[in-house]
RNA sequence: GCCUUGGUAGUGUAGUGGUCCAGCACGCGAGCCUGUCACGUUCGCAACCCGGGUUCGAAUCCCGGCCAAGGCG
Numbered sequence: 001g002c003c004u005u006g007g008u009a010g011u012g013u014a015g016u017g018g019u020c021c022a023g024c025a026c027g028c029g030a031g032c033c034u035g036u037c038a039c040g041u042u043c044g045c046a047a048c049c050c051g052g053g054u055u056c057g058a059a060u061c062c063c064g065g066c067c068a069a070g071g072c073g
Stems, first nucleotide, its partner, number of pairs: 001072007010026004018056001027045006049065005
């Protein structure tokens, strides 16, 4: 330098154009439970890497950038 894959709550992940207000688990906060803690349980908190394009509509498709992993030279 070229190619491929990926980037989503604090962490790990799902989502392949609308049905969803972006789901799940851990985490954090509050309540219940308990003699206390833990466990359990209920509720809540928090995210689509950046810019542009396509479309009536984009986390999702396209282009460029940045970052990470792998391959080729």
Molecule: transfer RNA
Organism: Microcaldota archaeon